Context: one part of a larger RNA
């Protein structure tokens, strides 16, 4: 490399968009590049193979074939390619409906924590397995009223919804993306996948400027313990929040790439449509559950497949060394990406 594979054994890229490339609906006509048939030419000699002759052996004696190739000529026209004309079932568009924490910006509400002010009031605060550090007579805790400020949005809430993924939840407004249903109009293969490129991408981290209630790496105590650089407690800085800009990684998981077609029925549920009106029936697009066949090493999966087919990309090839070293690229940095070998079992 091939063969074989990729949910859990090694292996699906974090995600979509899309360039080159690959692959790709139906019916005609043309063409004859690929394809295919025929005969022809050529395919030097030597060599190889067969036969004949000679020969102990070696053996530049003779003869025939093959040489799967190439070239033009004459044909075929199913398939691939090309050109032209059509079609509608794939794809997309418009009309009519429709659900939603989809995204961005602005405004705003209530509860709670904390702090502050005032009043009352007293010393039974806080914390734990038990304590102590800690707080408090400079009046705490508790309680009533008032004020400030920041962050998160109880219930509703669901196997629910939505988004390509990451993700998204108080309420209102503005702007805006996508899905679904319906079946009428019009378009007419415009599809799909996608190396590279560019884009999005939780948390942590980085830069500048704000903000800072609670929580809280680090740091500092108090305990525990043989020790305790921990688990528990008291404090508490970065951070968490906002704006702008980086970083590009996660058990980024469904550990299952994307898209298409085909496949026994059952139950629940979300958004629609049709029909019934009674509780139901039919049909789509999602979300779940228990199963048949099939498949699987098994557990399992099973119309949302890990079944049956076919397209394209990515990835894998014993464990360790090692996601390390070196080099390149990117980044302010942290690091990211690409990614070995010796050696060893």
């Nucleotide at each position: 490399g091939u063969g074989g594979g990729c949910g859990u054994a090694a292996a699906g890229g974090g995600c979509a968009c899309g360039u080159a490339g690959g692959c790709g609906g139906u019916g005609a006509a043309u063409c004859g590049g690929g394809u295919u048939g025929a005969a022809a030419g050529u395919g030097a000699a030597a060599g190889u193979c067969g036969c004949c002759a000679a020969a102990a052996a070696c053996u530049g004696g003779g003869u025939g074939g093959a040489a799967u190739g190439c070239u033009g000529u004459c044909g075929a026209a199913a398939c691939c390619a090309a050109u032209u004309c059509a079609c509608u079932u794939g794809a997309g568009u418009g009309a009519g409906a429709c659900a939603g924490a989809g995204g961005a910006g602005a405004g705003u509400g209530g509860a709670a924590u904390u702090u502050c002010g005032u009043g009352u009031g007293c010393g039974a605060g806080g914390g734990u397995g038990a304590a102590a550090u800690c707080a408090u007579a400079a009046g705490a805790u508790c309680u009533a009223c008032g004020a400030a400020g920041g962050a998160a949005u109880u219930c509703c809430a669901a196997a629910a919804g939505u988004g390509a993924a990451g993700g998204c939840a108080g309420c209102u407004c503005u702007c805006u993306g996508g899905c679904u249903c319906c079946g009428u109009a019009g378009c007419g293969a415009c599809c799909u996948u996608g190396a590279g490129a560019a884009g999005c991408g939780g948390a942590a981290g980085a830069a500048u400027g704000g903000g800072g209630a609670g929580c809280g790496a680090a740091c500092a105590u108090g305990a525990u313990u043989a020790g305790a650089u921990a688990c528990c407690c008291u404090a508490g800085u970065a951070g968490u929040c906002c704006a702008u800009u980086c970083c590009a990684u996660a058990a980024a998981c469904g550990a299952u790439a994307a898209g298409u077609g085909u496949u026994c029925g059952c139950c629940c549920u979300u958004a629609g449509u049709c029909u019934a009106c009674g509780c139901g029936g039919a049909u789509c697009a999602g979300g779940g559950g228990a199963c048949c066949a099939a498949c699987u090493a098994a557990a399992a999966c099973a119309u949302g497949a890990a079944a049956c087919a076919g397209u394209c990309c990515g990835c894998u090839u014993g464990g360790g060394g090692a996601g390390u070293a070196c080099a390149a690229u990117c980044g302010u940095a942290a690091g990211a990406c690409c990614g070995a070998a010796a050696c060893u079992c």
A computed fold for a 345-nucleotide part of an RNA from Solanum peruvianum, annotated as small-subunit ribosomal RNA, central domain.
RNAcentral holds the full RNA, with entries from SILVA.
The organism belongs to Solanum subgen. Lycopersicon, within Eukaryota.
It matches the Rfam family "Bacterial small subunit ribosomal RNA". Rfam links the family to the GO terms structural constituent of ribosome and ribosome.
Model confidence (mean pLDDT): 86 of 100.